Description
A computed fold for a 516-nucleotide part of an RNA from an uncultured prokaryote, annotated as small-subunit ribosomal RNA, 5' domain. It matches the Rfam family "Bacterial small subunit ribosomal RNA". Gene Ontology terms of the family: structural constituent of ribosome and ribosome. Its mean pLDDT, the model's own confidence on a scale to 100, is 84. The full RNA is in RNAcentral, with records from ENA.
[in-house]
Context: one part of a larger RNA
RNA sequence: GAACGAACGCUGGCGGCGUGCUUAACACAUGCAAGUCGAACGCGAAAGUUUUCUUCGGAAAACGAGUAGAGUGGCGCACGGGUGAGUAACGCGUAAGUAAUCUACCCUGGUAUCUGGGAUAACCCACCGAAAGGUGUGCUAAUACCGGAUACGCUGAUUUAGUGUAGGCCAAAGGAGGAAAGGUGGCCUCUCACGAAAGCUACUGUACCAGGAGGAGCUUGCGUACCAUUAGCUUGUUGGUGGGGUAACGGCCUACCAAGGCGACGAUCUGUAGCUGGUCUGAGAGGACGAUCAGCCACACUGGGACUGAGACACGGCCCAGACUCCUACGGGAGGCAGCAGUGGGGAAUAUUGCACAAUGGGCGAAAGCCUGAUGCAGCAAUGCCGCGUGUGUGAAGAAGGCCUGCGGGUUGUAAAGCACUUUCGAUAGGGAAGAUUAUGACGGUACCUAUAGAAGAAGCACCGGCUAACUCCGUGCCAGCAGCCGCGGUAAUACGGAGGGUGCAAGCGUUAAUC
Numbered sequence: 001g002a003a004c005g006a007a008c009g010c011u012g013g014c015g016g017c018g019u020g021c022u023u024a025a026c027a028c029a030u031g032c033a034a035g036u037c038g039a040a041c042g043c044g045a046a047a048g049u050u051u052u053c054u055u056c057g058g059a060a061a062a063c064g065a066g067u068a069g070a071g072u073g074g075c076g077c078a079c080g081g082g083u084g085a086g087u088a089a090c091g092c093g094u095a096a097g098u099a100a101u102c103u104a105c106c107c108u109g110g111u112a113u114c115u116g117g118g119a120u121a122a123c124c125c126a127c128c129g130a131a132a133g134g135u136g137u138g139c140u141a142a143u144a145c146c147g148g149a150u151a152c153g154c155u156g157a158u159u160u161a162g163u164g165u166a167g168g169c170c171a172a173a174g175g176a177g178g179a180a181a182g183g184u185g186g187c188c189u190c191u192c193a194c195g196a197a198a199g200c201u202a203c204u205g206u207a208c209c210a211g212g213a214g215g216a217g218c219u220u221g222c223g224u225a226c227c228a229u230u231a232g233c234u235u236g237u238u239g240g241u242g243g244g245g246u247a248a249c250g251g252c253c254u255a256c257c258a259a260g261g262c263g264a265c266g267a268u269c270u271g272u273a274g275c276u277g278g279u280c281u282g283a284g285a286g287g288a289c290g291a292u293c294a295g296c297c298a299c300a301c302u303g304g305g306a307c308u309g310a311g312a313c314a315c316g317g318c319c320c321a322g323a324c325u326c327c328u329a330c331g332g333g334a335g336g337c338a339g340c341a342g343u344g345g346g347g348a349a350u351a352u353u354g355c356a357c358a359a360u361g362g363g364c365g366a367a368a369g370c371c372u373g374a375u376g377c378a379g380c381a382a383u384g385c386c387g388c389g390u391g392u393g394u395g396a397a398g399a400a401g402g403c404c405u406g407c408g409g410g411u412u413g414u415a416a417a418g419c420a421c422u423u424u425c426g427a428u429a430g431g432g433a434a435g436a437u438u439a440u441g442a443c444g445g446u447a448c449c450u451a452u453a454g455a456a457g458a459a460g461c462a463c464c465g466g467c468u469a470a471c472u473c474c475g476u477g478c479c480a481g482c483a484g485c486c487g488c489g490g491u492a493a494u495a496c497g498g499a500g501g502g503u504g505c506a507a508g509c510g511u512u513a514a515u516c
Stems, first nucleotide, its partner, number of pairs: 001516002006512005013388006019381002021346001026344003030341003035075003040072002043069001048063006082299003091224008101216003106212008114148004123138001125136004154177002158173003162169002182204006191197001232262003237259008274296004278289004301322005324335004352378001354377003360374001361372004391421004401412004425457001427452005435443001460505005465486003471500005481488002
């Protein structure tokens, strides 16, 4: 000098765009953050209004309404959002491989969607429990569940031909095994017989096969910080065979066999750390860092485990154990903000329990639409960068006052006053967008435009011995104090404190911490 996710002191007018728990991965009150589909399915209220009856207590019917609602089923919940604890590792980066693999939704092409069955939730009834919740009898539906048929080299064994660097790949053959589900709208040409069923048709779904796209798993070369005051480490360890397991290779697991494998080119141990694109600095080389934004990884109270599923070993799912908190009728239960706000605590220190789904994007749905603390916005903070303003011109009697003085004057100083003018920003009033396509605007009566008034509402901070731009007086008297270094202060201090004056930056200015 630069730079900062900064903090502290003094000060503080406006706007635009960014940024904002670096500490306790400490504990969390409350609300919200993941639902959706009636065009898969069976059920199905109430308040209220009207009418009728009435023993005047009430009862019934219609509308409300096939609405609300819970339930079965499908898809989603593995995305999006947060954090950086762990990890020195194929975790990340980069370049390859997969002839060792998987892939829901989406796209393309092809084929099919035939025929049966038995349950069950909801519901009713009965019962247990303080609650959370649960048990039993009975009824019912499906795109829920289970049979049968059919099937394309789809699957695995066999045979044959071709081919590859290889375990193999590819093509063909005969026998074996393996699918499915319907829904909605429209139509009446044919059959029933007059508006519906079968049927036809359109859309959508379902099953199988092949391919694509995007995504994921696994493997490998190279690179990836410190310590030798860590020198030896290893028994599923290193390799083989058989078996198991996985979507898939593999000690991934297991039985047996062999005795290997790694290491001064730093194994192992200890400590530290998420990695990268990048950021800061620097002429560069390099050094330091890894907030915001983007990619990858890991984690979700702590530890372990699997289930479901195309995908998880699953932040707002399940089970077990533990610590903690809460409820309890003491028998037993409930919970997990490193989502958005917010609270306590820690700390030098870091914001609102805001608005909206209008836009962009996501989930579900045929759609209308619903959900979305993602996101878009607003609020708070000079926390940063950038821009603007706090007036302009004129004005010498060089006013008054202050300060200095050699007492003549000098300086503050054209500075002020005065006169003339302007109105940026701000204020008040009126109009008022784009962002949205036919509609739909949270932002927002915002940006912007116009009018009105009046210099009006808007300047501080640090420094002035040298480095280093800027000097005098008073006070103090090695005291009080200053200080980045050199050093000032013991009676004439340009170095302490105050004043006048000056210098530098400016809505900031200084100080401090760590970095180059």